[in-house]
RNA sequence: CGCAGACCAGGUGAUGGAUCCCACCUGAGCGACACCGCCCGAACCGCCCUGUUGGCUGAUGGUUCCUACCGAAAC
Numbered sequence: 001c002g003c004a005g006a007c008c009a010g011g012u013g014a015u016g017g018a019u020c021c022c023a024c025c026u027g028a029g030c031g032a033c034a035c036c037g038c039c040c041g042a043a044c045c046g047c048c049c050u051g052u053u054g055g056c057u058g059a060u061g062g063u064u065c066c067u068a069c070c071g072a073a074a075c
Stems, first nucleotide, its partner, number of pairs: 008027006016066003020062002029038003046056003
């Protein structure tokens, strides 16, 4: 110096919130006493058909609960 792993921290998993669990990604650089600023970067961002276009599932990654929406039944 590079790579990998661990601890810890943060982020993500097609529509809201929470518990637990699972998976994935990141932990670069510069200025600055600090706050902060500039800047780099990943996970992730649904499916089918299709020239134009048209159609479909779900508030979970998984479990449970709440909220919103939709359908049915009863009062």
Predicted 3D model of a 75-nucleotide RNA (Fluoride riboswitch aptamer (crcB RNA motif)) from Humibacillus sp. Of the family's consensus pairs, 100% are formed in the model. It was read from a public genome assembly, where an Rfam model found it. The coordinates come from a structure-prediction model, not an experiment, and the mean pLDDT is 75. The organism belongs to Humibacillus, within Bacteria.